Predicted 3D model of a 1491-nucleotide RNA (small-subunit ribosomal RNA) from Tepidanaerobacter acetatoxydans. The coordinates come from a structure-prediction model, not an experiment, and the mean pLDDT is 84. The source organism's lineage runs through Bacteria, Bacillati, Bacillota, Tepidanaerobacteraceae and Tepidanaerobacter. The sequence is in RNAcentral, with records from SILVA.
């Protein structure tokens, strides 16, 4: 603290998109220990089954148990006995007292806490900070005071009844700290009176009057423990206020108890809280009402903060306890584990009726990614009771259970290179896992085993023999898991081959994949590692700290104004705001700092911070506010002047059109187009003249001139009228500025009504264009365009640029004032002040730009923007007659859309300039035979390649075998060929035999050299290998075309620019040229260009054989045949020569050019190698060479023998012709260059002749090939020919084993097409182009092709308008795979969201009705009825029925919502390698674009 992604690159805008952190989490793989914490986030879904709130016997009867005592009864061990019985242990039953225990009922506290969940609730719910003079508080504390006398029930129990059961009645009898009555009153309460007081009702004292209590219990009867009344406390709680608390204005208006007030009730306690009655109020844009979502907060998570999100656990609070409704009881509930009604579910039932409520702990079933034990304890802690022991406690303390978190430990530590083995790459040497192991030597954490053993507790320990401690053996029991293309640390190999996969983004995969899946490496983290949700961050992408709006998304068409926000100098109080101190409060926990406790650390304790807030109190007065007074400079008014297409109304004027108007004069045509038609015209029309008639619209003037807020305004003239500017500076005395709604204005087109139509003109008709032309060009023409009333409210309503108000450098136009100066006063000049222009500086700015008329520098208000499409769509609303309009989503979808500028390309954009480029020519080609190369098709093969130019007489400088790579068929399998190793000494050869032949068999004949180690050479054998014209030119080297011999292509420093880049290379000239001068922020340099090199053109010199021969000899039929010579030719080596050197003229005094001299040659003298930096993934893997992939008894190799020569056809390149510049027959001269020993081959002789014989010479300036062809003459007369020569046939000749597929020549005969070539289209500027011949390569033979040579030898060319191609500079781009580009829309298909739809099914919330449980409340003739009072009767009270308000479900009703789903059908939207049709944009995009 940033990165990745839009582009060829660059800056920007702007999205998406990583890396952090953090969860109550879940998934996947893996898991060793311990400690703390944690743990149904979903169905507030249903729940079996135990547990969770009970206690008190010292309140009270009663029943019961044990002991004892006693009495009675039974029975009786024993004893005694008169046998009739007596006494009598133990025993059992029984009553009674006594003491201990136990508990069903009655009392009594307590079940309002603790535990739970988060449905519901946008609210005084929750926070916070106050207030109650408008209130209650059981149990506690304190302080006064009192507890007299009396009475009547009842439960339990008994008995009787009913019922299946839950239960329930009758009858009887009983107790109390239950109950009721009197008395008594510190004292409360109510009424009054007085006094003091307070912010208001009021509040305190004091006096009078009335009405108001209690209860016993209990110890060895000194304890106590309780009741009553009341005052204070404490703590608990209600009520009220300020302030703060999501989202939707596509919810804009709510509201009848509604807001107030009077009076009465109810409540502790204020209040429409509830009633009457009275008024008509309250509430809202500072956002009510609605909808939709949510328990709120301490706090926890992020964040530098500011903030954003989140409310698990723990704490404080609120709300709910199956749903709804209700009250009882109480200090306290409208009451999770109480009642009661109602609904729903469930259960039990004998069908009559009854029971139930886990959101308590465990636990089940369900849903669901997904959340633990139906545990042990009351030892501590806290709670209930209770005088206490003591009970009871799923509160709580603990264990179990889950790596679900956050902490800590461990899986070993040294030493240890033959760098084992093995994996895995490899350039084969190696490297690497790797000190790693393995060896040796070690200490024991943790687990084990054994042993000892707490702290927490005080008598009691669930945790528990836990934690600790000590012993003991042994490395033994303990490592995964993502990732390795960039972001983003980490690479290699094999498998795959757009498949299988993979992706968080950009993206990877089409045969060499660091990105897929495997390995081996590595990296990172670690008992965990990785995905996957979700928050924050990062993102200054909502911007409060801290963005913006000319062109990237954004300024509102404009103006006038309403709340509102903001607002000039001076002075004086006030003190809301501000600032300062200070009090209070902002629980604790959490946070952060210190310091302590568990060996450490999570964690835990204690101390101080922090809690950024609110409240109160003091104080300041500078802003700001306020209040009151005053300035005049802001606004504005007043007086004199100014300029306007400002703006409505009336009237008027020319010119033009135009007319089925009327005359004239007049004749075949007009009109229109790129060129034409349609039209109009002999019924007289274009064209010309005169008259007349009607719209409309205002030429010159006129101008980046001027008026208006925009919109917009244009002949004259006239009335109404509104706004600016100057001068003067009287007056007014902040009266401004800006403006959400609001209201008005508002181009054109459209609309409704009436009107008016000359002209032009949507739709329409014709007519051309064209594939097509529902267009673009013509010819008509209707709405409309005009007028008057009224809508419509939009525009690329723009300067794409909101208003206002200071301030910030100039320059120069340009309209209107004004002052001053110019002798008069014109022109001009100063100054100013408004208002419109260009330029520019400084600022800004992404650049482009803007620059006082800001897009500079600051105030202030207002609109407006947050990726692109979907969409200005939909749904709602609101407005219109309709078109529409305003206002505005989402779902799906993409990873960009996008500004600006930059270098390319590109253009039917322009401007310069070249080129056999077009032009002017010549001769071609396309037409025809034939050759030959291509394509097709055929074929067993017809091997392969090349493919616009830049494949196609190209690879081939020559396919009968061979060549050959193809195909048929015989064969071989370490091979045809290379290397290594082992055996042998042959192998070849020749003969014969089979084959087609490779081959095989047979026969013969058989090694060399040697330093004796052994090589050479053959044969035979094993495996390593070989081999392969099999793939990939889209892995490659190397070669090669091609733009192009085109003039360009870059560097280096400076310099400009935030940057891709540019400058230099542009500019003015010039050239064949980025040749060269000039100028310039450049100034240099390369690699092109030129020159250096070859040939060729003159000339000198050197050197003369095989060349040559002027003189001079000799000589020949003849001949440089010979001697001789080297003058000449020539040869081939040096050398000269040509430089715009030299005059002249233009030109800028330059470069240069244009003329001329001179010279062989003149401005490169002509030709040739020579090809910058690149383009085409151009061509070659079959010329080589090479990587990987394939094939190995075969894709390899060996032979035979077809095949590359096929033929319906179609293209390219030649040739030879179509003839008279010609054929044809005879004669005759001059070349160049080249080649030759397996060769060239002469002379001679044969043969018609190819060609045979023959065999001199020659490794060549000598000898041969070799005759040059064109030239001359004779013949032939324009014909399908004495043209043309194909095709056929016959004879032959050659070369080769071998000419049937399938050679090449010769003769003799045959004698096709063909008579200058359609549309196209090629080459060529001089020794060319045409024509003629010659040679050579390749080659056994085979050239109409190449590649060379020399001979004969033209025509044009005005010139750069167009057509190709290229250079330079410019523009314009939406293109960069770069116009063979980009792209738009309809159909068609698939698929997903979505709108509309006759409905159709749910669901919310209110509303109106109807019924009305259960209970309050009130009310009452009905029936009951202990306490008081009364002698009775009967009264008072009181239940209960009865009724009435209100009232939960439930019924019935219409309508209501951005509500849910669903519908035939529709409707447009996205997305989807290669469907259809056109061709709109993008270049002038081919009719400029766009709104």
């Nucleotide at each position: 603290a940033g990165a990745g992604u839009u582009u060829g690159a660059u800056c920007c805008u702007g999205g998406c998109u990583c890396a952090g952190g953090a969860c109550g989490a879940a998934c996947g793989c893996u898991g060793g220990c311990g400690g703390c914490g944690u743990g149904c986030c979903u169905a507030a879904c249903a729940c079996a089954u135990g547990c969770a709130a009970g206690u008190c016997g010292a309140g009270c009867g009663a029943a019961g148990u044990u002991u004892a005592a006693u009495g009675g009864a039974c029975a009786g061990c024993g004893g005694c006995u008169u046998c009739g019985g007596c006494c009598a242990a133990c025993g059992u039953c029984u009553a009674u007292u006594a003491a201990a225990c136990u508990u069903a009922g009655c009392g009594g506290c307590g079940g309002a806490c603790g535990g739970g969940u988060g449905a519901g609730u946008a609210a005084c719910a929750c926070g916070u900070a106050g207030g109650c003079a408008a209130c209650c508080u059981g149990c506690c504390c304190a302080u006064g005071a009192c507890a007299c006398g009396g009475g009547g029930a009842u439960a339990g129990c008994u008995u009787c009844g009913g019922g299946a059961a839950a239960c329930c009645g009758g009858a009887g009898g009983u107790a109390a700290u239950a109950c009721c009555c009197g008395a008594u009153a510190c004292c409360u309460u109510u009424a009054c009176u007085u006094a003091c007081u307070g912010c208001a009702u009021g509040g305190u004292a004091a006096g009078u009057a009335a009405a108001g209590a209690a209860a016993g219990c209990g110890a060895c009867u000194u304890a106590g423990c309780g009741g009553u009344c009341a005052u204070g406390g404490a703590u608990g709680g209600g009520c009220c206020u300020g302030c703060g608390u999501c989202c939707c204005a596509u919810u804009a208006g709510c509201u009848a108890g509604u807001u107030g007030g009077u009076g009465a009730g109810a409540u502790a306690a204020c209040a429409g809280c509830u009633c009457a009655c009275c008024a008509a109020g309250g509430c809202g844009a500072c956002g009510a009402u609605g909808g939709g979502u949510a328990g709120c907060c301490g706090a926890c998570c992020u964040g530098a903060g500011a903030g954003g999100g989140u409310g698990a656990c723990c704490g404080g609070c609120c709300a709910c306890a199956c749903u709804g409704g209700a009250a009882c009881u109480g200090a306290g509930a409208c009451a999770c584990g109480g009642u009661c009604c109602a609904g729903a579910c469930u259960c039990c039932u004998a069908c009559g009726g009854g029971a139930g409520g886990c959101a308590g702990c465990a636990g089940u079933g369900g849903g669901g990614a997904a959340u633990a034990u139906u545990g042990c304890g009351c030892a501590a802690u806290g709670g209930g009771c209770g005088a206490a022991a003591g009970c009871c406690u799923g509160a709580c303390g603990c264990a179990g259970c889950g790596a679900c978190g956050c902490c800590g430990c461990g899986u070993g530590a040294g030493c240890g290179a033959a760098g084992a083995a093995g994996g895995c790459c490899u350039u084969c040497g190696g490297g690497u896992c790797g000190u790693a192991a393995a060896g040796c030597u070690c200490a024991g954490u943790c687990a084990u085993u054994g042993g000892g053993g707490a702290u927490g507790a005080g008598u009691a320990g669930a945790c528990a023999g836990u934690a600790c401690c000590c012993a003991a053996g042994g490395a033994g029991g303990a490592a995964g898991c993502c990732c390795c293309g960039g972001c983003u640390a980490a690479c290699u190999a094999c498998g795959u081959g757009c498949c299988a996969g993979c992706a968080g983004c950009c993206g990877c995969g089409g045969u060499a994949a660091u990105a897929c899946g495997u390995a081996g490496g590595g990296g990172g983290c670690g008992a965990g590692c990785g995905u996957u949700g979700u928050c924050c961050g990062g993102a200054a992408u909502u911007a409060c700290u801290g963005g913006g709006u000319g062109u990237a998304a954004a300024g509102g068409g404009c103006g006038u104004g309403u709340a509102g926000g903001c607002g000039g100098g001076g002075a004086u109080g006030c003190a809301a705001g501000u600032u300062a101190c200070c009090g209070g409060u902002a629980a604790a926990a959490a946070c952060c700092c210190g310091c302590g406790g568990c060996u450490c650390a999570a964690c835990c304790a204690c101390g101080g911070g922090c809690u950024u807030g609110c409240c109160g109190g003091u104080a300041a007065a500078a802003c700001u506010g306020u209040a009151u007074c005053u300035c005049u400079u802001g606004a504005g008014u007043g007086u004199a002047g100014g300029a306007g297409a400002g703006g409505g109304a009336a009237g008027u004027g020319g010119a033009a059109u135009u007319c089925u108007c009327c005359g004239g004069a007049g004749u075949a045509g007009c009109g229109g187009u790129g060129a034409a038609a349609u039209g109009c015209g002999u019924a007289g029309a274009u064209a010309c003249c005169g008259g007349g008639a009607g719209g409309a619209a205002c030429a010159c003037c006129a101008g980046u001139g001027g008026c208006g807020a925009a919109g917009g305004c244009g002949g004259c003239u006239u009335c109404c009228u509104g706004g600016c500017c100057u001068a003067c500076u009287a007056c007014u005395g902040a009266c401004g500025c800006u403006g959400a709604g609001g209201c008005g204005c508002g181009a054109a087109a459209g609309c409704u009504a009436g009107g008016g139509g000359a002209g032009c003109g949507a739709a329409c008709g014709g007519g051309a264009u064209u594939a097509g032309a529902u267009a673009c060009c013509c010819c008509g023409g209707u709405a409309g365009u005009c007028c008057u009333a009224g809508c419509c409210g939009u525009a690329a309503a723009c300067g794409a640029u909101g208003g206002u108000c200071a301030c910030u450098a100039g320059g120069u136009g340009u309209g209107g004032g004004u002052g001053g100066u110019g002798g008069u006063c014109a022109a001009g000049c100063c100054a100013u002040c408004c208002g419109u222009g260009c330029c520019g500086g400084a600022g800004c700015u992404a650049a482009c730009g803007c620059a006082a008329u800001a897009a500079g520098u600051g105030a202030c208000c207002c609109a407006c923007c947050u990726g692109g499409g979907g969409a200005g769509u939909a749904c709602g609303g609101c407005c219109g007659c309709a078109a529409g309009g305003c206002u505005g989503a989402a779902a799906c979808u993409c990873a960009a859309a996008g500004g600006a500028a930059u270098u390319g390309a590109c253009g039917g954009g322009g401007g310069c300039c070249c080129g056999c480029a077009c032009a002017a020519g010549c001769a071609g080609u396309g037409g025809a035979g034939u050759a030959u190369g291509u394509g097709g098709u055929u074929u067993a093969a017809u091997u392969c390649g090349a493919a616009g130019c830049a494949a196609c007489g190209c690879g081939a400088a020559g396919a009968a075998c061979c060549u050959u790579a193809c195909c048929a068929g015989g064969g071989c399998u370490u091979g045809a060929c290379a290397u290594c190793c082992c055996u042998u000494g042959a192998c070849c050869g020749c003969u014969g035999u089979a084959g087609a032949a490779a081959u095989a068999c047979a026969g013969u004949u058989u090694c060399c050299c040697u330093u004796c180690g052994g090589g050479g050479c053959a044969a035979g054998g094993a495996g390593a290998c070989a081999g392969g014209u099999g793939g990939u030119g889209c892995a490659u080297g190397g070669u090669u075309g091609u733009c192009g011999u085109c003039a360009g292509c870059u560097c280096g420093u400076g310099u400009c620019g935030u940057g891709a880049g540019a400058u230099g290379u542009u500019g003015g000239g010039u050239u064949a040229a980025g040749u060269c001068c000039c100028g310039c922020a450049a100034c240099g340099a390369g690699c092109g260009c030129a020159a250096c090199c070859c040939c060729u053109g003159u000339c000198g010199u050197u050197a003369g054989u095989u060349g040559c021969c002027a003189g001079c000899a000799c000589g020949u039929a003849g001949a440089g045949g010979u001697g001789g010579g080297c003058a000449c030719u020539c040869u081939a080596g040096c050398g000269a020569g040509a430089c715009u050197g030299c005059c002249g003229g233009u030109g800028a005094c330059a470069a240069a050019u244009c003329g001329g001299a001179g010279g062989a040659a003149g401005g490169u003298g002509g030709g040739g190698a020579c090809g910058a930096c690149g383009u085409c993934a151009a061509a070659u893997c079959a010329u080589c060479a090479u990587g990987c992939c394939c094939c190995u008894u075969a894709u390899g190799u060996c032979c035979u023998g077809g095949g590359c020569u096929a033929c319906a056809c179609a293209c390219g390149u030649a040739c030879u012709a179509c003839a008279a510049u010609g054929g044809u027959u005879g004669c005759u001269a001059c070349a160049g260059a080249g080649g030759g020993c397996a060769g060239c081959g002469a002379a001679g002789c044969c043969g018609c002749g190819a060609g045979g014989u023959g065999g001199a010479g020659c490794a060549a300036a000598u000898c041969c090939c070799u005759a040059a062809a064109a030239g001359c003459a004779g013949c032939c007369c324009c014909a399908g020919u004495u043209c043309g020569g194909a095709u056929u046939g016959c004879a032959g000749g050659c070369u080769g084993a071998a000419a049937c597929u399938c050679g090449c020549c010769u003769g003799c005969a045959u004698g096709a097409a063909g008579u200058c070539g359609g549309a196209a289209u090629u080459g060529c500027u001089a020794g060319u182009a045409a024509u003629g011949g010659c040679a050579g390569g390749u080659c056994a033979g085979c050239a109409u092709a190449c590649u060379g040579c020399c001979g004969u030898g033209a025509a044009u060319a005005c010139g750069u308008u167009c057509c190709c191609g290229g250079g330079c500079c410019u523009u314009g781009u939406a293109c960069a795979c770069a116009c063979c580009g980009c792209c738009c829309g309809u159909c068609a298909c698939a698929c997903c969201a979505u709108g509309a739809g006759a409905g159709u099914c749910g669901g919310c919330a209110a509303c109106a009705c109807c019924c009305g449980a259960a209970g309050u409340c009130a009310g009452u003739a009905g029936u009951c009825u202990a306490a008081c009072c009364g002698c009775a009767a009967g009264g008072g009270g009181g239940a209960c029925g009865c009724u009435g308000c209100c009232g939960a479900a439930g019924g019935u009703g219409g309508g209501g919502c951005g509500u849910g789903a669903u519908g035939a059908u529709u409707g447009g939207g996205g997305u989807g390698a290669a469907g259809u049709c056109g061709u709109a944009a993008c270049a002038a995009g081919g009719u400029a674009g766009c709104c």